[in-house]
RNA sequence: GAAGUAGAUCAGAUGAUCGCUGGUCCGUAAGGACGAGAGGAAAGUCCGGGCUCCGCAGGGCAGGGUGGUCGGUAACGCCGACUCGGGAUAACCCGAAGGAAAGUGCCACAGAAAACAGACUACCCGCCUUCGGUGGGUAUACCCACCUACGGCGGGAAAAGGUGAAAAGGCGAGGUAAGAGCUCACCGCAGUCCUGGUGACAGGGCUGGCACGGUAAACCCCACCCGGAGCAAGGCCAAAUAGACAGGCGCUUAAGGAUGGCCCGUCCGAAGCCUGUGGGUAGGCUGCUUGAGGCCCCGAGCAAUUGGGGUCCUAGAUGAAUGAUCAUCGCUCCGAUCCAAUCGGAGAACAGAACCCGGCUUACGAUCUACUUCAGCG
RNA sequence: GGGCGAUUAGCUCAGUUGGAUAGAGCGCUGGUCUCCGGAACCAGAGGCCGUGGGUUCAAGUCCCACAUCGCCUACCA
Numbered sequence: 001g002a003a004g005u006a007g008a009u010c011a012g013a014u015g016a017u018c019g020c021u022g023g024u025c026c027g028u029a030a031g032g033a034c035g036a037g038a039g040g041a042a043a044g045u046c047c048g049g050g051c052u053c054c055g056c057a058g059g060g061c062a063g064g065g066u067g068g069u070c071g072g073u074a075a076c077g078c079c080g081a082c083u084c085g086g087g088a089u090a091a092c093c094c095g096a097a098g099g100a101a102a103g104u105g106c107c108a109c110a111g112a113a114a115a116c117a118g119a120c121u122a123c124c125c126g127c128c129u130u131c132g133g134u135g136g137g138u139a140u141a142c143c144c145a146c147c148u149a150c151g152g153c154g155g156g157a158a159a160a161g162g163u164g165a166a167a168a169g170g171c172g173a174g175g176u177a178a179g180a181g182c183u184c185a186c187c188g189c190a191g192u193c194c195u196g197g198u199g200a201c202a203g204g205g206c207u208g209g210c211a212c213g214g215u216a217a218a219c220c221c222c223a224c225c226c227g228g229a230g231c232a233a234g235g236c237c238a239a240a241u242a243g244a245c246a247g248g249c250g251c252u253u254a255a256g257g258a259u260g261g262c263c264c265g266u267c268c269g270a271a272g273c274c275u276g277u278g279g280g281u282a283g284g285c286u287g288c289u290u291g292a293g294g295c296c297c298c299g300a301g302c303a304a305u306u307g308g309g310g311u312c313c314u315a316g317a318u319g320a321a322u323g324a325u326c327a328u329c330g331c332u333c334c335g336a337u338c339c340a341a342u343c344g345g346a347g348a349a350c351a352g353a354a355c356c357c358g359g360c361u362u363a364c365g366a367u368c369u370a371c372u373u374c375a376g377c378g
Numbered sequence: 379g380g381g382c383g384a385u386u387a388g389c390u391c392a393g394u395u396g397g398a399u400a401g402a403g404c405g406c407u408g409g410u411c412u413c414c415g416g417a418a419c420c421a422g423a424g425g426c427c428g429u430g431g432g433u434u435c436a437a438g439u440c441c442c443a444c445a446u447c448g449c450c451u452a453c454c455a
Stems, first nucleotide, its partner, number of pairs: 001374010012329007020037002023034004039350001043361002046359005051230004058264004063226005068082005083097001084095004098221002103219002105215003120161002123156006132147006169187002172184003188210001189208008234286004244277006256268003279454003293312008331347006379451007388404004397435001406422005428444005
């Protein structure tokens, strides 16, 4: 210098003028004074919780979610550390990482065969037939013996070929008629024991010749978790109307309802209830912002996080405020000079709270730190 | 703000349990017919399955993230 990996920080500052939305104070009022006013993602609404209401929500089925271990937390699908597997030359990164010996399904095409294995080519053995060859019987014919290609039948075996994503442990040696865990070494696998670790797991010993292909982001099984709805929740006040029409169910064996798909249970409910159409008002207050809160110090812990102490108060709008202009300084880039200083010009991303928090994901500008690889120079 | 759904050819839609060269209708292009056009008949073209990852031997289909578009949702009675 180039390429890259991990992490952290900031999101321009100050002042003036003109506005916008809340708060406090002054003023009879008009108005005035003081002080406050977006984010790291406020976003997507993907998870989790608080809060509120529904009958405190009990049981079963169905449904949904999560899935290595240990820990953290209010909780989580989040975070930390570790284990195992995979990727990268490396820094480092990624993992929906339980179960395929509970059962079911699927594995297209190709191939002989795709899951209780099987046998196409090729290999080996035996028998038969036979082309041919050699030798012999006197000789072309004919007969006998031996060898043998092709073929047929019976058997052995699954190493080789080829197909495929995948072919029933791998590789080497021995062995054999040819072969085969048939035997042996190494690796893998299964069982068992020991050691270390809280644990996932790791290391080692012994035994067994090998049984059990893949797929669960297919059904499913196992373990654990989940009641529903959401601030347009909910509470209070005010205003207005046709308390209309249609359909369904029911009036004592109750209909129906209790914001969940069904059943049971529980409660309400003694005459109405449900659905649709139509009608009316679309105003105010509350919930509402101080909270699992921020910063600093000390302690525990590898860390996530947490205990204690101190200190600070930091938006509450409702068609929806949080803005604009100017000046100075700071940052980045470009030009002028060899560099610095200086001067001039340009630029500054993504994006806007809506009940509140913890995460994840996505969008996005700049700076810094540590580390890795390569190249050059000393 | 909150809750849902969809995305496949120019348009409207199929695609069952993963195994295709992804289909249908309308439209488009060429031809036949006709004096010409329409209709009819015949033939043909046209697709990165919204985008990016993952699972699998294999993805339009299964899973995750993102993008775009659309729908519903106040109170009274």